[in-house]
């Protein structure tokens, strides 16, 4: 100078408020977070749908073991990459099962080709041309059908030999992903799978505005029963009369209108519940390198709902800035009023992001 991990995130006190909660109505008692946040995985709970699975199709995860209720999470190990290093990053399964793309550029991008060169042969007008071989040099490109050296050769070429890489088997360590070895094989089998695709595993959808319950006014449906002519009056009620419509009938039955009671049932609105004992905190032991588990032992700790959790004053801490002392480390006095990201809303486990200040460990 740095890496990792962990943890605080103002403290006391004093008026004045706000939600809930006991009941001994009082001088009572609780009252945001490490991210409450995005809502980006994963369960709990409801309801819905399905006889139950499985299959297609969808969408999702993807190195290997382990953890967990679960998970795209976590811990441990491989592999790569990247740093002197402590550490760090990696959508990390399959390209010899098919199909597909590989842009410009470059002769040629996939059953490979040959532009420049390089080497032979022919022919020449001496400038070059044709017609072989070659793929070491040069040149395009993200990529040019293994790399370095030595041999070889006409030049060259795995056309041979050494090393390295590569394959497909052995053998050896490991649960495993892998590593590690010796021969063998001249090299086939480029690269995309955040292209379709294959394999493998996991996913039935909606969501606390889910869901139950209680229920007032008014207007709506439904079921039973009573009643229905006409005229007057402000009404009590009176005068008339036996009398809704339809079925040929002043009858019985049905069926319709229509008025009133009384029950049922949806529902708007509100109101209760779900709602906080939970894969729960703290602390000691044990198991494991750990994650996690197991065991005692303590604790019980927001519940709002146009939605509390709040405001102000004092001291002090931290931070700034100046004076003064002092060589410095610092002490002290004054000002200043800075303290962040944010702010439950069924609840739990991750992931992500934000975050003024500071503290501790461990490493380099």
């Nucleotide at each position: 100078a740095g890496u990792u991990g962990a943890c605080c995130g103002g403290a006391u006190g004093g008026c004045c408020g706000c939600u809930c909660c006991g009941u001994u109505c009082c001088g009572g008692g609780a009252g945001a977070g490490g991210a409450a946040a995005g809502u980006c995985c994963g369960g709990g709970c409801u309801c819905c749908a399905u006889c139950g699975a499985a299959a297609u199709a969808c969408g999702g995860u993807g190195c290997c073991g382990g953890c967990u209720a679960a998970c795209g999470g976590c811990c441990g190990g491989c592999g790569g990459g990247g740093g002197c290093g402590a550490c760090c990053c990696c959508a990390g399964g399959g390209a010899a099962a098919g199909u597909g793309c590989c842009a410009c550029a470059g002769a040629a991008a996939g059953c490979a080709a040959a532009c420049c060169g390089c080497c032979g042969g022919c022919c020449u007008u001496c400038g070059g041309g044709c017609g072989g071989g070659u793929a070491a040099g040069g040149g395009u490109g993200a990529a040019a059908g293994g790399g370095u050296g030595c041999g070889g050769u006409a030049a060259g070429a795995g056309c041979g030999c050494a090393c390295c890489g590569c394959g497909g088997a052995c053998c050896g360590g490991g649960c495993a992903a892998c590593c590690g070895g010796g021969a063998c094989g001249g090299c086939a089998c480029g690269g995309c799978a955040a292209a379709c695709c294959c394999c493998a595993c996991c996913g039935g959808g909606a969501g606390c505005a889910a869901g139950a319950c209680c229920a007032a006014a008014u207007a709506g449906g439904g079921a039973u029963g009573a009643c229905g002519c006409g005229g007057g009056g402000a009404a009590a009620c009176c005068c008339a009369g036996c009398c809704g419509g339809u079925u040929u009938u002043c009858g019985a039955g049905g069926c319709c209108c229509g008025u009133c009671a009384u029950c049922c049932g949806g529902g708007u609105u509100g109101g209760u519940u779900g709602c906080a004992u939970g894969a729960g905190g703290c602390g000691c032991c044990u198991c494991g390198c750990a994650a996690c588990a197991g065991g005692c032992g303590u604790c019980u700790c927001a519940g709002a709902u146009g939605a509390a959790u709040g405001g102000c004053c004092a001291u002090c801490a931290c931070g700034c800035g100046g004076g003064c002392a002092g060589c410095a480390a610092u002490g002290u006095c004054c000002g200043c009023c800075c303290u962040a990201c944010a702010g439950a809303a069924c609840c739990c486990g991750g992931c992500u992001u934000a975050c003024a200040g500071g503290u501790c460990a461990a490493c380099u």
A computed fold for a 364-nucleotide RNA from uncultured Devosia sp., annotated as Bacterial RNase P class A. The organism belongs to Devosia, within Bacteria. The RNAcentral record of the sequence draws on MGnify. Of the family's consensus pairs, 98% are formed in the model. Its mean pLDDT, the model's own confidence on a scale to 100, is 75.